[in-house]
RNA sequence: GCCCUUGUAGCUCAACGGCAGAGCAACCGCCUUGUAAGCGGUAGGUUUUCGGUUCAAAUCCGAACUUUGGCG
Numbered sequence: 001g002c003c004c005u006u007g008u009a010g011c012u013c014a015a016c017g018g019c020a021g022a023g024c025a026a027c028c029g030c031c032u033u034g035u036a037a038g039c040g041g042u043a044g045g046u047u048u049u050c051g052g053u054u055c056a057a058a059u060c061c062g063a064a065c066u067u068u069g070g071c072g
Stems, first nucleotide, its partner, number of pairs: 001071003007065001010024004018055001026042005048064005
């Protein structure tokens, strides 16, 4: 340099172009003599950035950046 892959909550990951979710973690409560476990709830998002297509984009297209792997 070329090709492929990846980017979404603090972490790990979902999400036919049509309300952005789950588990864990955090916080609050229940339970317990107490802690852990268990149960219920709350909060947490510029979906890497810029541009394009569309009535509508996390999703499609282009570029840049990032991650992983390969070729040279």